[in-house]
Context: one part of a larger RNA
RNA sequence: GACGAACGCUGGCGGCGUGCUUAACACAUGCAAGUCGAGCGGUAAGGCUCCUUAGGGAGUACACGAGCGGCGAACGGGUGAGUAACACGUGAGUAAUCUGCCCCUCACUUCGGGAUAAGCCUCGGAAACGAGGUCUAAUACCGGAUACGACCAACUCUUGCAUGAGAUGUUGGUGGAAAGUUUUUUCGGUGGGGGAUGUGCUCGCGGCCUAUCAGCUUGUUGGUGGGGUAAUGGCCUACCAAGGCUUCGACGGGUAGCCGGCCUGAGAGGGUGACCGGCCACACUGGGACUGAGACACGGCCCAGACUCCUACGGGAGGCAGCAGUGGGGAAUAUUGGACAAUGGGCGGAAGCCUGAUCCAGCAACGCCGCGUGAGGGAUGACGGCCUUCGGGUUGUAAACCUCUUUCAGCGGGGACGAAGCGCAAGUGACGGUACCCGCAGAAGAAGCACCGGCCAACUACGUGCCAGCAGCCGCGGUAAUACGUAGGGUGCGAGCGUUGUCC
Numbered sequence: 001g002a003c004g005a006a007c008g009c010u011g012g013c014g015g016c017g018u019g020c021u022u023a024a025c026a027c028a029u030g031c032a033a034g035u036c037g038a039g040c041g042g043u044a045a046g047g048c049u050c051c052u053u054a055g056g057g058a059g060u061a062c063a064c065g066a067g068c069g070g071c072g073a074a075c076g077g078g079u080g081a082g083u084a085a086c087a088c089g090u091g092a093g094u095a096a097u098c099u100g101c102c103c104c105u106c107a108c109u110u111c112g113g114g115a116u117a118a119g120c121c122u123c124g125g126a127a128a129c130g131a132g133g134u135c136u137a138a139u140a141c142c143g144g145a146u147a148c149g150a151c152c153a154a155c156u157c158u159u160g161c162a163u164g165a166g167a168u169g170u171u172g173g174u175g176g177a178a179a180g181u182u183u184u185u186u187c188g189g190u191g192g193g194g195g196a197u198g199u200g201c202u203c204g205c206g207g208c209c210u211a212u213c214a215g216c217u218u219g220u221u222g223g224u225g226g227g228g229u230a231a232u233g234g235c236c237u238a239c240c241a242a243g244g245c246u247u248c249g250a251c252g253g254g255u256a257g258c259c260g261g262c263c264u265g266a267g268a269g270g271g272u273g274a275c276c277g278g279c280c281a282c283a284c285u286g287g288g289a290c291u292g293a294g295a296c297a298c299g300g301c302c303c304a305g306a307c308u309c310c311u312a313c314g315g316g317a318g319g320c321a322g323c324a325g326u327g328g329g330g331a332a333u334a335u336u337g338g339a340c341a342a343u344g345g346g347c348g349g350a351a352g353c354c355u356g357a358u359c360c361a362g363c364a365a366c367g368c369c370g371c372g373u374g375a376g377g378g379a380u381g382a383c384g385g386c387c388u389u390c391g392g393g394u395u396g397u398a399a400a401c402c403u404c405u406u407u408c409a410g411c412g413g414g415g416a417c418g419a420a421g422c423g424c425a426a427g428u429g430a431c432g433g434u435a436c437c438c439g440c441a442g443a444a445g446a447a448g449c450a451c452c453g454g455c456c457a458a459c460u461a462c463g464u465g466c467c468a469g470c471a472g473c474c475g476c477g478g479u480a481a482u483a484c485g486u487a488g489g490g491u492g493c494g495a496g497c498g499u500u501g502u503c504c
Base pairs, nucleotide, nucleotide: 001503002502003501005500006499007498008497009496012371013370014369015368016367017366018364019363020329025327026326027325029324030323031322034071035070036069039068040067042064043063046062047060048059049058050057051056078282079281080280088206089205090204091203092202093201094200098198102195103194104193105192106191107190108189109188110144111143112142113141119134120133121132122131123130124129150174151173152172153171154170155169156167157166158165159164208254209253210252215245216244217243220242221241222240223239224238225237226236227235257279258278259277260276261272262271263270264269284305285304286303287302288301307318308317309316310315335361337360338359339358343357344355345354346353347352374404375403376402377401384395385394386393387392408445410440411439412438413437414436418431421428422427448493449492450491451490452489453474454473455472459488460487461486462485463484469476470475
């Protein structure tokens, strides 16, 4: 000098930030991922209209519970356990890859079929949840036709550092499409090419400690055939060979997410990785795959385990390292708040719906910054306190008193920007009656903490008497202690001041 700090004493206001560093300990409760009726069959509830025996019934589709279907749920948010590794940083490669939605471009969008959920009926179960029969729809599912182009095999040409890559032509094989709305429109679907974005994989170099760890390795190292993947590869498998790494530190052990950055320092360097941003890993513990463009998936599935809960004992349910909040641990870290108004995201043609992302508010001097606690005048230098050589000195222009001012806080009145968009229009701000502006009253409501032996700015008196105590180091205290305690005075900082801890 610095801090995500804590503790002691003290505490007026505002702005901007920051706030479980410990138990990746366990979690009550609420919320955090839905949306689309312009894909579909429909109508549980509400609205509207009609009828009614006043119980209700029918229609409409303003709308919509549940269901089928589509997209999203792989983003956003959290944490740092694991990881010494191509995890990260940086620079390359991919002639070894994929990429939903988005943009550009070419072509197409044809003919059919069979089911099933919901519904209705019956049944099982305490529940969670199921079983059977029957009926029905689609942008759900399946089959056929078409194929410039696409993929596979063979031939030719061009080209690259190599495995190889690209193009043209011929032959053979494979192979998709779906509608909905409408006055026009619009939104779509399928195949091919290109782009953008994202992703996978490979490599060079770089960044901890330990030799009281010296040898390590059998899918190990390489090859061939095969399998697998979007893709290379012992990634996996069969066979063959005996290799591969290592004192330039292998292997083992310990510790640790990495970086941009942050702190310190003149720099070199040292320390660190909280907030913000990028990447990685994880989601009760361990394992596994499914779906999908993308996961081996925090609020999905299956299995095993520990724990908790429900049970009719047969069986079931759960996962806050999301936002709040609770217990516990700890020196220590906040509200079970408001709003989608803005920014951004998902769905939707749109209106809109959802969004604990986000924007705000609450709590905390935790940090940084700003402001205030009044200003000018005022000496017989009042009273009081303290000291005294008893003369006085000091507190001290300090107070009183006079003249002013009113920041901040308080009261009253006015009152935003942030709003762009959307919508025919009306209208639409959580923050917030906040900021800000105007007015009112009155010095009125607002100062402490540490230190005063030297280092180190600041001194006397009393009490105590190696006691009580102080102390960062040197050291003070045993009867005149500037070093302990108190008082007066002083010094330093100031809504803070000290102490402790850690780093330079």
The part of an RNA shown here (small-subunit ribosomal RNA, 5' domain) has 504 nucleotides and comes from an uncultured bacterium.
The prediction has a mean pLDDT of 85.
The RNAcentral record of the full RNA draws on ENA, Greengenes and SILVA.
Rfam family: Bacterial small subunit ribosomal RNA.